[in-house]
Context: one part of a larger RNA
RNA sequence: UGACGGGGGCCCGCACAAGCGGUGGAGCAUGUGGUUUAAUUCGACGCUACGCGAAGAACCUUACCGGGACUUGACAUCCCUCGCCAUCUGUGGAAACACAGAGUUCCCAUUUGGGACGAGGAGACAGGUGGUGCAUGGCUGUCGUCAGCUCGUGUCGUGAGAUGUUGGGUUAAGUCCCGCAACGAGCGCAACCCUUAUCCUUAGUUGCCAGCGAGUUAAGUCGGGCACUCUAAGGAGACUGCCGGUGACAAACCGGAGGAAGGUGGGGACGACGUCAAGUCAUCAUGCCCCUUAUGUUCCGGGCUACACACGUGCUACAAUGGCCUGCACAGAGGGCAGCCAAGCCGCGAGGUGGAGCUAAUCCUCACAAAAGCAGGUCACAGUUCGGAUUGCAGGCUGCAACUCGCCUGCAUGAAGUUGGAAUCGCUAGUAAUCGCAGGUCAGAAUACUGCGGUGAUACGUUCCCGGGCCUUGCACA
Numbered sequence: 001u002g003a004c005g006g007g008g009g010c011c012c013g014c015a016c017a018a019g020c021g022g023u024g025g026a027g028c029a030u031g032u033g034g035u036u037u038a039a040u041u042c043g044a045c046g047c048u049a050c051g052c053g054a055a056g057a058a059c060c061u062u063a064c065c066g067g068g069a070c071u072u073g074a075c076a077u078c079c080c081u082c083g084c085c086a087u088c089u090g091u092g093g094a095a096a097c098a099c100a101g102a103g104u105u106c107c108c109a110u111u112u113g114g115g116a117c118g119a120g121g122a123g124a125c126a127g128g129u130g131g132u133g134c135a136u137g138g139c140u141g142u143c144g145u146c147a148g149c150u151c152g153u154g155u156c157g158u159g160a161g162a163u164g165u166u167g168g169g170u171u172a173a174g175u176c177c178c179g180c181a182a183c184g185a186g187c188g189c190a191a192c193c194c195u196u197a198u199c200c201u202u203a204g205u206u207g208c209c210a211g212c213g214a215g216u217u218a219a220g221u222c223g224g225g226c227a228c229u230c231u232a233a234g235g236a237g238a239c240u241g242c243c244g245g246u247g248a249c250a251a252a253c254c255g256g257a258g259g260a261a262g263g264u265g266g267g268g269a270c271g272a273c274g275u276c277a278a279g280u281c282a283u284c285a286u287g288c289c290c291c292u293u294a295u296g297u298u299c300c301g302g303g304c305u306a307c308a309c310a311c312g313u314g315c316u317a318c319a320a321u322g323g324c325c326u327g328c329a330c331a332g333a334g335g336g337c338a339g340c341c342a343a344g345c346c347g348c349g350a351g352g353u354g355g356a357g358c359u360a361a362u363c364c365u366c367a368c369a370a371a372a373g374c375a376g377g378u379c380a381c382a383g384u385u386c387g388g389a390u391u392g393c394a395g396g397c398u399g400c401a402a403c404u405c406g407c408c409u410g411c412a413u414g415a416a417g418u419u420g421g422a423a424u425c426g427c428u429a430g431u432a433a434u435c436g437c438a439g440g441u442c443a444g445a446a447u448a449c450u451g452c453g454g455u456g457a458u459a460c461g462u463u464c465c466c467g468g469g470c471c472u473u474g475c476a477c478a
Stems, first nucleotide, its partner, number of pairs: 001478002004474002007472007015462002019427005026316008034307002042053002064302007073125001077124002079121005087102006106115003127291002130289003136285002138280003141276001143274001148187006154163003167178003193268004198236007207226001212223003239262001242256005318420001322379007334366003339358002344353003386417001391412007433455007
């Protein structure tokens, strides 16, 4: 000087407390461990691994296993020879591929020749998701959006070092003020950026009967118009600016006015010096080591989907604040051409058919859709009209192909489960809880993920637990 303390002081955080809803019990989904297996590819392991890499394993993917094949190679550059190649047919085969046959004459050019492409050959070489993340780059997690981390000069100290950065206040903040052997500065904080909340201007193939006309079973449907809504560009607006009080005449704090918004308005992006030899050689790049008729390449089939069991994360429930039936209402944000798919018709339904429109504020469509909700009816506390696992049968869709191993529909079947031990998690506002909707991935395949809106709560405080910041103290630690 640090680190540490079941030392002290001050302070903060859904850290506790006060609450709301869960997890831990059940069934299922998913990840992991373990076990099994020819293989169940690999990585991730307290917080910071475990619905994680994977924004989607039937083949492919795929790295694993079994078997069939290839050896200048599936891919790149160079050299030589030949020629278009592609493609099609037949035979063998699980396919890759092998053999046979057919077929074929690209471009530039004056010929030689050159170029693209293909085949054959020789070797230089290719290739490796093989090892090492403890050789590395890059990227990332975490402490932590915590308020800290440093430097120059000066001063003090033999020196390590100190000072500044400590102190008195204050703040979300090393934020600001005052004081001070310090005076300044840098990286962080804040602001500048995006979005949301209000208004104005500009612009109207969206919106409107707002005012006029026409028209309909109905409908901005038509004429017409940019007022409103909206869209998207520019601007205004919030700065403790104003008033009162407290304070040290300061910084600031408390209250108020005006205002759509008030003291950082809400949210996002943004992550200092560093820590964990943290993670990643399997995104990529890369040193070294290793393989080179194989640890490379290709094909078919299988596996990654196994199952006595254990754990994590979720979904659905156990019901009456509910289930079912009928009727009625209100979103936002997205997607669409190998796509979204209307009307009509068929089917109980999944779906089929059909073909209009749309490269999309328009037109079209997913969806004239929301769901919780509201109104009416029924059920009467039961393993039930709760719950839907499991299983049987019959179908539908995608796709060469649903056996291993997809999703959906109908009928039947109806399991566990009556609120969950010790323990444990999330959350302070349009939040929790709850309700649906969309998107990416994607041929098909979400209870996951990422977004969107609808309805919409509870909260006195800082003794204690956990983590963190500053000062101080002890120390046998560095």
Model confidence (mean pLDDT): 81 of 100. Small-subunit ribosomal RNA, 3' major domain from an uncultured organism, 478 nucleotides, folded computationally. Its Rfam family is "Bacterial small subunit ribosomal RNA". The RNAcentral record of the full RNA draws on Greengenes.